The RNA shown here (Guanidine-I riboswitch aptamer) has 108 nucleotides and comes from Hylemonella gracilis. Its Rfam family is "Guanidine-I riboswitch aptamer". Gene Ontology term of the family: regulation of gene expression. About the family: This family represents a conserved RNA structure found upstream of the ykkC and yxkD genes in Bacillus subtilis and related genes in other bacteria.
[in-house]
Order: sequence, then C1' cells, then structure tokens
RNA sequence: UCAAUGGUUGGCUAGGGUUCCGGUUCGCAUGCCAUGCAUGCGGAUGUCUGGUCCGAGAGCUGGCGACCUCGGUUCGGGGUUACACGGCGGGACAAAAGCCCGGGAGAG
Repeated sequence: UCAAUGGUUGGCUAGGGUUCCGGUUCGCAUGCCAUGCAUGCGGAUGUCUGGUCCGAGAGCUGGCGACCUCGGUUCGGGGUUACACGGCGGGACAAAAGCCCGGGAGAG
C1' cells in the first nucleotide's frame, strides 16, 4: 500500500414509539338528594409507570450449522466458533428506535 473474512435461527433485555387496550384530561348525555362520583359516546394527551406492538453485528440466553478431537457399524461424548470504535442521511410499519440500508461511509 492492497485485499479478504467474521453462518443461521428461537426466546428475552437495554432501547423505542403510539395503531389497539388501559391511564390522565376536556366536552356532551344519562343516573344518583349529588356541586362530585359512576356509566356511555366523542375529542386531546406518550412531557402517561403500564399491557399489546417494534427491538440489537458490536446486549443476554437456547437450538441448529461449521471446524477440531475421542470412542464407535448408521451414532455419541468433549472442545472451539475470537474481536468489534462508528456518523450524517435515507427506509418500513400507526410510529420511533441500539430495527433495516450497515461489521456500509469513515476511523483504528
């Protein structure tokens, strides 16, 4: 200076927003000897802890695969699967993101 590689998948978490549910709040209606509470309908709100939802290459964990090795008729046991700074911008779903473009650009 140039080049290559870093498998696949389930569950979950950090994180993320707001379709739906719930919460809060406003309006209207109805009920109740009651000036607020309940129920229904509609609007607003994620600067609402939450349920649903999205969710990591560089988070956790399981399965499969690959490689090495030991024993063995078809198979089974053990081991290895390392490391990993990182935008701007764009894309999807209701929306956003540590999602996807992307182990990309760039840096080292």
Taxonomically the source falls in Hylemonella (Bacteria, Pseudomonadati, Burkholderiales, Comamonadaceae). Model confidence (mean pLDDT): 79 of 100. The same sequence occurs in records of 2 taxa.